Source information:
Predicted 3D model of a 353-nucleotide part of an RNA (large-subunit ribosomal RNA, domain IV) from a Fidelibacterota bacterium. Rfam family: Bacterial large subunit ribosomal RNA. Clan: LSU clan. It was read from a public genome assembly. Lineage of the source: Bacteria > Pseudomonadati > Fidelibacterota. Its mean pLDDT, the model's own confidence on a scale to 100, is 88.
[in-house]
Context: one part of a larger RNA
RNA sequence: CUCAGGUUAAGGAACUCGGCAAAUUAGCCUCGUAACUUCGGGAGAAGAGGCGCCUCGAUUAGGUGAACUUAUUUACUAAGGGAGCCGAAAGAGGCCACAGUAACAAGGCCCAAGCGACUGUUUAACAAAAACACAGGUCUCUGCUAAGUCGUAAGACGAUGUAUAGGGACUGACACCUGCCCGGUGCCGGAAGGUUAAGAGGAGCUGUCAUCUUCGGAGAAGCAGUGAAUUUAAGCCCCGGUAAACGGCGGCCGUAACUAUAACGGUCCUAAGGUAGCGAAAUUCCUUGUCGGGUAAGUUCCGACCUGCACGAAUGGUGCAACGAUUUGGGCACUGUCUCAACCUGAGAUCCA
Repeated sequence: CUCAGGUUAAGGAACUCGGCAAAUUAGCCUCGUAACUUCGGGAGAAGAGGCGCCUCGAUUAGGUGAACUUAUUUACUAAGGGAGCCGAAAGAGGCCACAGUAACAAGGCCCAAGCGACUGUUUAACAAAAACACAGGUCUCUGCUAAGUCGUAAGACGAUGUAUAGGGACUGACACCUGCCCGGUGCCGGAAGGUUAAGAGGAGCUGUCAUCUUCGGAGAAGCAGUGAAUUUAAGCCCCGGUAAACGGCGGCCGUAACUAUAACGGUCCUAAGGUAGCGAAAUUCCUUGUCGGGUAAGUUCCGACCUGCACGAAUGGUGCAACGAUUUGGGCACUGUCUCAACCUGAGAUCCA
């Protein structure tokens, strides 16, 4: 010097990103216990007091319940009986120590806010969380040889289930709610019209050639090649529905008898222009916004304001008791975290002999 452990004057978080670590608290009995609340909780809330040993209390209370006796419906019966054993407390008096749950073992607590309702689950070996799940909610598919899934198939799961069932998707207890837009994309329904494949269809054209010929050429049938009209499904176009489907939810100008602001008006655009609620927020750039609270002093925190760069309603909105090895701020207690270091015990490194 390193590691593990112990003690420490005065102060007591001044340490530090942050009370990290350590310290405090701790058992049992009694008293006492707030806001809030889903009336269950919160709660061991918080905060106080007691605790050893001896004598009496005590031949105690209380517990257990033998022998024996009686009864009958003779039973693992009922009633009586009390032996033996176990055995307190309140209270009273006394004794000792610095100290009586004398060692060990055994919650620190409170206030406010964010997130997630909760118990649970997770990155085996850097993340335990606000992530996942969850009960509950909604949409959607599926009528049974179900939908869906695995498999080339047979077959299997779904399910020895049957719409109060099963699959998929989103949301995520509970309370109050969940606004407007179907123009785009998707899905569902429709079938009149437009478009549209193979197939069917074969007009026409071409090659070959019998034959004819004015010798230039024309050219039946057949065999080949090519191939128009016409006919023809789903789909797409089209018509309608649907947002707890994917998603979206404006701009400019003017106006009130101080000023300021604009309930009001005008205008442009849109499918419709963000409703309730919340809001410098896990979201606010400017920003340490402004005001208030807390501090001597507060970029954090809490309460407001609203100018929301760029909240917003099941990609759920806003609340919320309880819960959390969660995150943030504050306080009490407590402490070697610190002012500021010292000593002790053990192990190790290094150096010397």